[in-house]
Context: one part of a larger RNA
């Protein structure tokens, strides 16, 4: 060395199952609820099915009839017309009873008596006679009609899941009869309100995984690398305005501080003088600007104008942004000019949809109208701010797909803050004396055993604590050897050095790894090996599915909170290790 046999499972990131955990889809399903939008059901109210009768109260309308008081004034004058007579033996004036209205003054009707009168035109008054006819207004009464609501009764709809009879040998049906209700109930159509009973769906992005916390538009600065631009959960601040004067114009003026004098007056009020380029102000954050000021004041005003604009600047796009000039009226200034808002740069919202106004525009046969165009202008914290809708929260450990190592939880790697070990330097401790021993404020390494950061292999799977059972290396050495030094007298010790050949515990609690405790011992080492080892075991714990307690939620649920229970699969091809045999 070839070729076998019998084992053993350490590695093929073994085999199995397009990963159940995590994260992603404008992905599914169930649950829930005070998420949003329906909807069965259940309930209000009208009508229909539905009818008589009697009463109570309304409303409309015809017809009678009444009814009407400011002041003046014989008095209770309702309006406008006509009009000089009207009523009366079919009973006037007056007088009695008795009702109705009343501003208590009277008005008006009936009955009895009475027996022949009474009332207008007369002065008062805006307006003249209910003398007397007609027509209406306020308000009332009475009968008729319609018609409405509410009670009380009927019976003929209609209802009986009451008796009895009959089809009929039948606890359905169906018909007869009797009886109970009864115009209710029930049913249909509108119509309100209720409505996780039920359905459909929604419930947002970034992000050093994901959640939770922040955040999203826009303006200034810095990060930006001396054009512009430029990113991060980098580093600092502001806006979602304001102001008809804080706008235009013409015309003046010059700040802040500090000096030094001055009544109350002080560190600082107003007031003089002299330094003083700006250290002030500037409606508001910064920045860049400003004294021929853009910064403070006076006067007179609306340019905070229509119509439009050559040519730039920004710039996917969509919007932003300057901007001389022309025409037309205007302000202010002698004029030349200046003035389409405000030192600048934040103060904001596409589109659809609707409202208002205006218009030489359309106008479904024609004329109109409605509607729509156009101009003008109003309505969004549409702020998740280039706005999916007018209109929207959860839960899932019962859970599912489809994908991702683009992305987390074990290892692993890189790093090495932390972590351990070391080493320089030498304040002080050590009565004295830095270095026998500790050693502080600092420094430089080193190891890859904590706890992290990265997110680089693996999500068509790298099985995750401890425990058994086997080990295997390092050495920063626990015990046994050798040595140095000592603040080593000596037994005991203290540091360092040299050394890995052997050796390094049993038991009680707890799932524990640690740890405590009890007893032993020459010591009961520290670390690596996918936190060595589950195709070697185990399965107490962690971390499905059942159930419960605390606590949280309204609720489905949920908790590095606890509690009882819960399937560990592989016959070994190939390396490899052990025994064996044959060449």
């Nucleotide at each position: 060395c070839c070729c076998g046999c019998g084992g053993c499972u350490a590695g093929a990131c073994g085999g199995a199952a397009a990963g159940a955990c995590c994260c992603c889809a404008u992905g599914a399903a169930c649950c829930u609820u005070u998420a949003c939008u329906g909807u069965a059901g259940c309930u209000u109210u009208g009508c229909a099915u539905u009818g008589g009768a009697c009463u109570u109260u309304g409303a409309a309308c015809c017809a009678a009839u009444c009814u009407g008081u400011g002041u003046a004034g014989g008095a209770u004058a309702g309006g406008u017309g006509g009009g000089a007579g009207g009523c009366u033996u079919u009973g006037a004036a007056g007088c009695g009873g008795g009702g109705a209205c009343g501003c208590c003054a009277g008005u008006u009707c009936u009955c009895g008596u009475g027996g022949a009168g009474c009332c207008a035109u007369c002065c008062u008054u805006g307006a003249a006679a209910u003398a007397c006819c007609a027509c209406c207004c306020u308000g009332g009464u009475u009968u008729g009609u319609u018609u409405g609501a509410g009670g009380u009764u009927c019976u003929a709809a209609c209802c009986u899941u009451g008796g009895u009879c009959c089809g009929u040998u039948a606890u359905c049906c169906g018909g007869a009869u009797c009886g109970g209700g009864g115009a209710c109930a029930g049913u249909g159509c509108a119509u309100g309100g209720u409505a996780g009973g039920c359905a459909g769906u929604u419930u947002g992005a970034c992000u050093g995984g994901g959640g939770c916390g922040g955040u999203c538009u826009c303006c200034u600065c810095c990060u930006a690398a001396a054009g512009a631009g430029u990113a991060a959960c980098g580093g600092a601040g502001g806006a979602g305005u304001a102001c008809g004067a804080a706008g235009g114009u013409g015309c003046g003026c010059u700040c802040a501080g500090c000096g030094u004098g001055g009544u109350c007056g002080g560190a600082a009020a107003u007031c003089a003088c002299g330094c003083g380029u700006a250290g002030a102000g500037u409606a508001u954050a910064a920045a860049g600007g400003c004294a021929a000021a853009a910064g403070c004041g006076c006067g007179c005003u609306u340019a905070a104008c229509u119509g439009c604009g050559a040519g730039a600047c920004c710039c996917a796009c969509a919007a932003g942004u300057c901007g001389a000039g022309c025409a037309g009226g205007u302000a202010c200034g002698a004029a030349a000019g200046u003035a389409g808002g405000u030192c600048u740069u934040a103060g904001u919202g596409a589109u659809c949809c609707g409202g208002u106004g205006g218009u030489u525009c359309u106008g479904u046969a024609u004329g109109g109208a409605a509607g729509g165009g156009c101009c003008a202008u109003c309505g969004c914290u549409c702020a998740a701010c280039g706005g999916a809708u007018a209109a929207a929260a959860g839960g899932u450990a019962c859970u599912c797909u489809g994908g991702g190592g683009a992305u987390a939880a074990c290892a692993g790697g890189c790093u090495g803050a932390u972590u351990c070990c070391u080493c320089c330097c030498a304040a002080g401790a050590g009565u004295u004396c830095a270095u026998a021993u500790c050693g502080a404020c600092g420094g430089g390494g080193g190891a890859g055993u904590u706890u992290g950061g990265c997110a680089c292999c693996u999500c068509g799977a790298u099985g995750u604590c401890g425990g058994c059972u086997c080990a295997u290396c390092a050495c920063a050495u626990c015990c046994u050897g050798g040595g140095g030094c000592u603040g080593u007298a000596g037994c005991c010790g203290g540091u360092c050095c040299c050394a890995a050949g052997g050796g390094u515990a049993u038991g009680g609690c707890u799932g524990u790894u640690c740890g405590c405790c009890a007893u032993u011992u020459a010591a009961a080492g520290u670390g690596g090996u996918a936190c060595g080892u589950g195709a070697g075991c185990u399965g107490g714990g962690u971390u499905u599915a059942a159930a419960a307690c605390g606590u949280c939620g309204u609720g489905a649920g949920a908790c590095a909170g606890u509690u009882u229970g819960g399937u560990c699969c592989c016959u070994a091809u190939c390396u490899g290790c052990c025994g064996u045999g044959g060449g």
RNAcentral holds the full RNA, with entries from SILVA.
Large-subunit ribosomal RNA, domain V from Bos taurus, 583 nucleotides, folded computationally.
The source organism's lineage runs through Eukaryota, Bilateria, Pecora, Bovinae and Bos.
Its Rfam family is "Bacterial large subunit ribosomal RNA".